The prediction has a mean pLDDT of 83. A computed fold for a 95-nucleotide RNA from Paenibacillus sambharensis, annotated as c-di-GMP-I riboswitch aptamer. The RNAcentral record of the sequence draws on Rfam. Taxonomically the source falls in Paenibacillus (Bacteria, Bacillati, Bacillota, Paenibacillaceae).
């Protein structure tokens, strides 16, 4: 300095669920609570996945003519690092 990870120490983090708060929503904070986790630290660049407010198309229906709402789809500049890959950083062993 790399590699690896234990029925080792040692110091962490916190899924679901719930109370509140923000948000169209996905979801996020905050306390509570732990499924699990050696990067479950940071990062949304790249795949994925979520979600569709903005816009954008479409049927209905209604009407003298056009459209707003609602519905249907397609959109991400919203999101997830606890899907995955890339980067940066970082504890303790060597059993």
């Nucleotide at each position: 300095c790399a590699a690896c990870g234990a029925u080792a120490a040692u110091c962490g983090c916190a899924a679901a669920c719930c109370a509140g708060c923000c948000g169209a929503a996905a979801g996020g904070c905050u306390g509570g609570g732990a499924c699990g986790c050696a990067a479950a630290g940071c990062u949304a660049c790249g795949g994925g996945c979520c979600u569709a407010a903005c816009g954008g198309a479409g049927a209905a229906g209604a009407a003298g003519c056009u459209g707003c709402a609602g519905c249907u789809c397609c959109c991400a500049a919203g999101g997830u690092c606890g899907c995955c890959u890339g980067g940066c950083u970082g504890c303790c062993g060597u059993a």
Of the family's consensus pairs, 95% are formed in the model.